A computed fold for a 73-nucleotide RNA from a Lachnospiraceae bacterium, annotated as transfer RNA. NCBI's taxonomy places the organism under Bacteria, Bacillati, Bacillota, Lachnospirales, Lachnospiraceae. Its Rfam family is "tRNA". From the family's description: Transfer RNA (tRNA) molecules are approximately 80 nucleotides in length.

[in-house]
């Protein structure tokens, strides 16, 4: 210095052809229990890595650009 891969919730990921922002743990609260655990139901939590384009409409496509990770020099 150059190529490819990733960055979505507290963590680990999905997100199919551009259109409803999700699922698992994991936190609240309620039922159930004598308790704790367990199970269930209902909730809360989001700048989709940063800016910027296209587009009615963008995680999702295009430029840049920051981080990691991998190959090449």
């Nucleotide at each position: 210095g150059g190529g490819c891969u990733g960055u979505u919730a507290g963590c680990g990921c999905a997100g199919u052809u551009g259109g409803g922002a999700g699922c698992g743990c994991g936190c609240c609260a309620c039922a159930c229990u004598g308790g704790c655990a367990g199970u269930g139901u209902g909730g809360a939590g989001g700048u989709c890595g940063u800016g910027a384009g296209u587009u009615c409409a963008a995680g999702u496509c295009u430029c840049a650009u920051a981080c990691a990770g991998u190959c090449c020099a």